[in-house]
Context: one part of a larger RNA
RNA sequence: GGAUGAACGCUAGCGGCAGGCCUAACACAUGCAAGUCGAGGGGUAACAUAGAGUGCUUGCACUCUGAUGACGACCGGCGCACGGGUGCGUAACGCGUAUACAAUCUGCCUUGUACUGGAGAAUAGCCCAGAGAAAUUUGGAUUAAUGCUCCAUGGUGUGUAGAGUUCGCAUGGACACUACAUUAAAGGUUACGGUACAAGAUGAGUAUGCGUCCUAUUAGCUAGAUGGUGUGGUAACGGCACACCAUGGCAACGAUAGGUAGGGGCCCUGAGAGGGGGAUCCCCCACACUGGUACUGAGACACGGACCAGACUCCUACGGGAGGCAGCAGUGAGGAAUAUUGGACAAUGGAGGCAACUCUGAUCCAGCCAUGCCGCGUGCAGGAAGACUGCCCUAUGGGUUGUAAACUGCUUUUAUACAGGAAGAAACCGCUCUACGUGUAGAGCUCUGACGGUACUGUAAGAAUAAGGAUCGGCUAACUCCGUGCCAGCAGCCGCGGUAAUACGGAGGAUCCAAGCGUUAUCC
Repeated sequence: GGAUGAACGCUAGCGGCAGGCCUAACACAUGCAAGUCGAGGGGUAACAUAGAGUGCUUGCACUCUGAUGACGACCGGCGCACGGGUGCGUAACGCGUAUACAAUCUGCCUUGUACUGGAGAAUAGCCCAGAGAAAUUUGGAUUAAUGCUCCAUGGUGUGUAGAGUUCGCAUGGACACUACAUUAAAGGUUACGGUACAAGAUGAGUAUGCGUCCUAUUAGCUAGAUGGUGUGGUAACGGCACACCAUGGCAACGAUAGGUAGGGGCCCUGAGAGGGGGAUCCCCCACACUGGUACUGAGACACGGACCAGACUCCUACGGGAGGCAGCAGUGAGGAAUAUUGGACAAUGGAGGCAACUCUGAUCCAGCCAUGCCGCGUGCAGGAAGACUGCCCUAUGGGUUGUAAACUGCUUUUAUACAGGAAGAAACCGCUCUACGUGUAGAGCUCUGACGGUACUGUAAGAAUAAGGAUCGGCUAACUCCGUGCCAGCAGCCGCGGUAAUACGGAGGAUCCAAGCGUUAUCC
């Protein structure tokens, strides 16, 4: 000199953009953060409409009907493995980079081919009877489905046997033929599904080369350890696991051990080489009170799922139960220190759905904070009797403050008042038309804004509403007076102060920055 997720002191007008618990992965009150589908099903608890009946006060009330719209709970499907948070752990194939899988899987999506036949048994819900303070739960009867099961048919996979073609990178792979076994769901009425196979895309898994902090005052480490055979297991190869056999494997080119740490893109600095860092944003990984475990599923060993144990908190009728903010806000604690218990799904994206639509603390916005960067303003021009005041010098003349002020003329950004007022929006849906041909594409019309009466524009009035901080001995831009007298105090270094202090405190003046200025901390 540059920089920061900063903090502290003094001060403070506005706007835009960005950023905002670095510490206790400490503990959490309350609300919200993941649902959706009635075009899968039995249905009808509630609401609305409609129909029928009754009373009659003749337009009100009551009863019934699932008939329609809708819809609580239930069965079923998909989602809940994403999105959001944090950086505990991890020195590792964790990350980065380049490859390989002839050793693999992949829901939804796209393309192509083929099929979608018949039958059965239950089970929630509803109803009935209970248990319990509650959480919740037991029994009985009965019922549906795109839930479950069986049979048939095809394909694929696997196994056995035979033989052919072809390819490669060793083990081997691909294609074609014959025989055995195996799945499937129908609805609704013109399109949504379902099943099987192949290919694609996407995502994931595994392996390998290279790179990846400090300590040698850590020198030896290792028995599933290194390899082989076989078996089991996996989507998949493999000591992944197990039985047997062999005795290997790693290491001064630093094994093992200890400490520290999420990694990268990037960020800061630097001419570069380097040095330091890993907040915000993007990618990957890991974790979800602590430890362990599996289930379901295409995918989890699962943040707002399950089970067990532990610590902690809460309810209790004492028998027993409930819970997990490192989601968004918010609270306490810690700390030098870090914000609203806000709005909207209008846009983008996601889940479900034929769609309308519903959900979405993702996201988009708004609030607070000078935390940073950038921009704007606090007026402009004229104005000398160069006033008064203050300070300084004094030769009593003067200098400085100082065009500064007053005053005159003008302007009106921002702020204030009033009026107008967006873009972000194009769609989806609906209607009409055109082309093809039977639901697609295109065109036109209509509708849709949280922000927000915001941005922006116009009008009105008026300099009106708006400047501070540090420094002035040298480094280093800027000097005098008074007070003090090694005292009080200053100080980044050198150093200053003991009676003339440009260094302390005050004043006048000056310098540098400026809605900021300084100080501290940390990095180059």
Molecule: small-subunit ribosomal RNA, 5' domain
Organism: uncultured Algibacter sp.